[in-house]
RNA sequence: GCGCCUCACGGCGAUGGGGCUCGCCGCAACCGCCGCGCCGGCUGAUGGCUCCUACGGAACG
Numbered sequence: 001g002c003g004c005c006u007c008a009c010g011g012c013g014a015u016g017g018g019g020c021u022c023g024c025c026g027c028a029a030c031c032g033c034c035g036c037g038c039c040g041g042c043u044g045a046u047g048g049c050u051c052c053u054a055c056g057g058a059a060c061g
Stems, first nucleotide, its partner, number of pairs: 009026005016052006032042004
């Protein structure tokens, strides 16, 4: 000096944030689905569980 492993740190997992957890990445990971594209349509604030907030609708007062 290089490579590998482990730990730590940082980042990511289709729309904001917190906790737990899983996976991935070290400038990469990641940036949903359908219809060839233009264009149009559909779902979801989570990778999973959960809470808060934002948005839409309905009912009641």
Description
Fluoride riboswitch aptamer (crcB RNA motif) from an Actinomycetota bacterium, 61 nucleotides, folded computationally. The prediction has a mean pLDDT of 76. It matches the Rfam family "Fluoride riboswitch aptamer (crcB RNA motif)". Gene Ontology terms of the family: response to fluoride and positive regulation of gene expression. The model forms 100% of the base pairs in the Rfam consensus.